RNA sequence: GCCUCGGUGGCUCAACGGUAGAGCAUCAGUUUCGUAAACUGGAGGUUGAGGGUUCGAUUCCCUCCCGAGGCU
Numbered sequence: 001g002c003c004u005c006g007g008u009g010g011c012u013c014a015a016c017g018g019u020a021g022a023g024c025a026u027c028a029g030u031u032u033c034g035u036a037a038a039c040u041g042g043a044g045g046u047u048g049a050g051g052g053u054u055c056g057a058u059u060c061c062c063u064c065c066c067g068a069g070g071c072u
Base pairs, nucleotide, nucleotide: 001071002070003069004068005067006066007065010024011023012022013021018055026042027041028040029039030038048064049063050062051061052060
């Protein structure tokens, strides 16, 4: 230098172009003499950055950044 894959709550990952969700963690509550466990509920995201297409983009296209692997 070229190719492929990936980047989404604190972490691990979902999401045929149509309201961004789950598990764990965290907070509150129920339960207990108390803690843990269990159960219920809440909060937490400018979807790596910038453009483009579209009525509408996490999703499609372009450029760049970061990470993993491969080729030379």

Transfer RNA from a Candidatus Aenigmatarchaeota archaeon, 72 nucleotides, folded computationally.
The coordinates come from a structure-prediction model, not an experiment, and the mean pLDDT is 84.
Rfam family: tRNA. The family's RNA type in Rfam is transfer RNA.
The same sequence occurs in records of 2 taxa.